[in-house]
RNA sequence: GACGAUAAUGGCAAACCUGUCGAAAGGCAGGGACGCAAAGCUAUGGAUCUUAGCUCCACCAGAGGUUAUGAUCGCCAGGCUGCCGAAA
Numbered sequence: 001g002a003c004g005a006u007a008a009u010g011g012c013a014a015a016c017c018u019g020u021c022g023a024a025a026g027g028c029a030g031g032g033a034c035g036c037a038a039a040g041c042u043a044u045g046g047a048u049c050u051u052a053g054c055u056c057c058a059c060c061a062g063a064g065g066u067u068a069u070g071a072u073c074g075c076c077a078g079g080c081u082g083c084c085g086a087a088a
Stems, first nucleotide, its partner, number of pairs: 003085002011036002016031006034074001040080003044077003047072003051068005
């Protein structure tokens, strides 16, 4: 460097509940643990979600599409950083 134990020391915390912020997705704090070796940081690419607009062929409008808007790094990649050390 790579790899990842039924190892050690520690760490994080899904769902759900409470409070709070937000129009919403969702964020934060406390409780709580399903999980996690980067579940540390970063919205750069993809994906998903929110809200608004446009389009949708007689009209209205739904699905779909599209543009913008935020959100998710515990969806997948990319980038940056990092604890421990059995086996191969």
This is a predicted structure of an 88-nucleotide RNA (c-di-GMP-I-GGC riboswitch aptamer) from a Syntrophomonadaceae bacterium. The sequence was found by an Rfam model in a public genome assembly. Its Rfam family is "c-di-GMP-I-GGC riboswitch aptamer". Gene Ontology term of the family: cyclic-di-GMP binding. NCBI's taxonomy places the organism under Bacteria, Bacillota, Clostridia, Eubacteriales, Syntrophomonadaceae.